[in-house]
RNA sequence: GGUGGGUUCGGAUAAUGGUAUUCCACCGGUUUCGAAAACCGGCGCCUCGCAAGGGGCUUGGAGGUUCGAGUCCUCCACCCACCG
Numbered sequence: 001g002g003u004g005g006g007u008u009c010g011g012a013u014a015a016u017g018g019u020a021u022u023c024c025a026c027c028g029g030u031u032u033c034g035a036a037a038a039c040c041g042g043c044g045c046c047u048c049g050c051a052a053g054g055g056g057c058u059u060g061g062a063g064g065u066u067c068g069a070g071u072c073c074u075c076c077a078c079c080c081a082c083c084g
Stems, first nucleotide, its partner, number of pairs: 001083007010024003018067001026042005044057005060076005
């Protein structure tokens, strides 16, 4: 230098172009004398709100195609394998 694969929440992981999935960890609750286990609920970021709740943004970065992009196209960064 070339080819192929990969990058998604704190960790892991799924996703025919149509609501960003599940598990773990974590937080709250039920239960208990107290824990563990089990069960129920919550669990990306910013913002408005006393609260209940509302709004916006988010799949490595920047563009493009499309009514609509994690997914398709272009460029870039990083990781892995192979070729030279």
A computed fold for an 84-nucleotide RNA from a Candidatus Yanofskybacteria bacterium, annotated as transfer RNA. Its mean pLDDT, the model's own confidence on a scale to 100, is 81. It matches the Rfam family "tRNA". The family's RNA type in Rfam is transfer RNA. Rfam's curators write: Transfer RNA (tRNA) molecules are approximately 80 nucleotides in length. The source organism's lineage runs through Bacteria, Bacteria candidate phyla and Candidatus Yanofskyibacteriota. The sequence was found in a public genome assembly.